[in-house]
RNA sequence: UUCUUAUCUAGAGAAGUCGAGGGACUGGCCUGAUGACGCUUCAGCAACCGUCGUUUUGCGACAAGGUGCUAAUCCCAGCCGGCAUUUAAAACGCCGGAGGGAUAAGAA
Numbered sequence: 001u002u003c004u005u006a007u008c009u010a011g012a013g014a015a016g017u018c019g020a021g022g023g024a025c026u027g028g029c030c031u032g033a034u035g036a037c038g039c040u041u042c043a044g045c046a047a048c049c050g051u052c053g054u055u056u057u058g059c060g061a062c063a064a065g066g067u068g069c070u071a072a073u074c075c076c077a078g079c080c081g082g083c084a085u086u087u088a089a090a091a092c093g094c095c096g097g098a099g100g101g102a103u104a105a106g107a108a
Base pairs, nucleotide, nucleotide: 001108002107003106004105005104006103007102008101013042014041015040016039017038021031022030023029025078026077027076028075043070044069045068048066049065050062051061052060053059054058074100079097080096081095082094083093
């Protein structure tokens, strides 16, 4: 880097440093000198790998270790289909699926 599988409406912050944007993309909307984002330290959340147990392709407990995470549903929408609405249609609203994104494990 590519592929496969799983999850993504919950949860969790402080200090130091830096100095302007950040929330992947587009459009919104939000957020940021009352110092965001990033980096470092400590803390915390969680339970994919892990450890233990078991009635074992599952279930339960634990949280040393490897990751991850600590604004807002993956902040909302985007492409397809359906429902509702309407004389009919569009828009708004609701549901399902896909694509994309993030994380973990395995393989190449």
The prediction has a mean pLDDT of 86. A computed fold for a 108-nucleotide RNA from Sporolactobacillus inulinus CASD, annotated as SAM riboswitch aptamer (S box leader). RNAcentral records the identical sequence in 2 taxa. The sequence is in RNAcentral, with records from Rfam and Ribocentre. The organism belongs to Sporolactobacillus inulinus, within Bacteria. It matches the Rfam family "SAM riboswitch aptamer (S box leader)". Gene Ontology term of the family: regulation of gene expression.